[in-house]
Context: one part of a larger RNA
RNA sequence: CCGUCCAGAAGGAACUCGGCAAAAUAGCCCCGUAACUUCGGAAUAAGGGGUGCUCCCUAACGUGAUAUUAUUUACUAAUUGAGCGUCGGGGAGUCGCAGUGAAAUGGAUCAGGCGACUGUUUAGCAAAAACACAGGGCUCUGCUAACACGUAAGUGGAUGUAUAGGGUCUGACGCCUGCCCAGUGCCGGAAGGUUAAAGGGCGGAGUUAGCGCAAGCGAAGCUCCAAACUGAAGCCCCGGUAAACGGCGGCCGUAACUAUAACGGUCCUAAGGUAGCGAAAUUCCUUGUCGGGUAAGUUCCGACCUGCACGAAUGGCGUAACGAUCUGAUCGCUGUCACCUGGACGGACUCG
Numbered sequence: 001c002c003g004u005c006c007a008g009a010a011g012g013a014a015c016u017c018g019g020c021a022a023a024a025u026a027g028c029c030c031c032g033u034a035a036c037u038u039c040g041g042a043a044u045a046a047g048g049g050g051u052g053c054u055c056c057c058u059a060a061c062g063u064g065a066u067a068u069u070a071u072u073u074a075c076u077a078a079u080u081g082a083g084c085g086u087c088g089g090g091g092a093g094u095c096g097c098a099g100u101g102a103a104a105u106g107g108a109u110c111a112g113g114c115g116a117c118u119g120u121u122u123a124g125c126a127a128a129a130a131c132a133c134a135g136g137g138c139u140c141u142g143c144u145a146a147c148a149c150g151u152a153a154g155u156g157g158a159u160g161u162a163u164a165g166g167g168u169c170u171g172a173c174g175c176c177u178g179c180c181c182a183g184u185g186c187c188g189g190a191a192g193g194u195u196a197a198a199g200g201g202c203g204g205a206g207u208u209a210g211c212g213c214a215a216g217c218g219a220a221g222c223u224c225c226a227a228a229c230u231g232a233a234g235c236c237c238c239g240g241u242a243a244a245c246g247g248c249g250g251c252c253g254u255a256a257c258u259a260u261a262a263c264g265g266u267c268c269u270a271a272g273g274u275a276g277c278g279a280a281a282u283u284c285c286u287u288g289u290c291g292g293g294u295a296a297g298u299u300c301c302g303a304c305c306u307g308c309a310c311g312a313a314u315g316g317c318g319u320a321a322c323g324a325u326c327u328g329a330u331c332g333c334u335g336u337c338a339c340c341u342g343g344a345c346g347g348a349c350u351c352g
Stems, first nucleotide, its partner, number of pairs: 001347008011337001014336001019333001027051005036041001038172001052094007060086004067079004071074001095099001107331007114323002119131002135170007147156003173318004178248003183245002185241005192236003198230002203225005210217002249267005276310001277307001288304005
């Protein structure tokens, strides 16, 4: 010096990103216990007191020696209640610094964010606010169900049957969940437009019997191309649908101080963000401004609203309980620190 421990004067978080680590708390009995609350909780809330040993008194309970009595004389019944044991109560005394004398064995409180909760997870850097969840909604599915696996046979779904099963979103509970169907998707419609194979076969091409002096024309057959016309779903089209994917404006003016604009004008849109919340896990400017807490506060809490760029099941806003969660504050406590010191053991080191 390193590792693991022990102790520390007065101070007590001044340390640090942060009380990280350590210390502190602790069992049992008694007293006592707030806000809030879903009336269950919160709660071991918080905060106090007691706790060893000896002797004395005493209650209860268990056991039941002994003795007495009775008769239906029995492995009988009733009464008595010594001794021992268990667990308490009261009093007196006594020892130590210390009595849950060791070990094991909650630190507490306040406020806020997120997630309701118990659970689950990155085996080997993440345990969380992520996943799940009960509850809610939409949607598909009538049974040889939908859906999934498989080339198929077949199997799961399910020896289930719409109070069932699948998919998807949301995520206890409370109060709620606004407007837009123009785009995209889905559902419905089937008049019209478009539209495949197929059917159809106008017309054309090759070949050659024949005709022609020749150029050439060219039946039938065979082969090939092929127009009109007929022709489904789909798409176009017409509607519906947002707890489907998603979206939810701009400019100008106006009130008898000023400021602001309930009001008016205008442009655009499918419709222009409702309730609630808001510098927020979201606020760039920003350490916004004001208030609180501190001697001093880029964090924190309460407000304001100028929301760069919240917002309603990609749920909005609350919420008791819960959390090895995150943030801020306080008390207690301490070698975290000012500021280091002493000690133990094991290494390192020296010698062998």
A computed fold for a 352-nucleotide part of an RNA from a Candidatus Sumerlaeota bacterium, annotated as large-subunit ribosomal RNA, domain IV. Lineage of the source: Bacteria > Bacteria candidate phyla > Candidatus Sumerlaeota. It matches the Rfam family "Bacterial large subunit ribosomal RNA". Gene Ontology terms of the family: structural constituent of ribosome and ribosome. The coordinates come from a structure-prediction model, not an experiment, and the mean pLDDT is 89.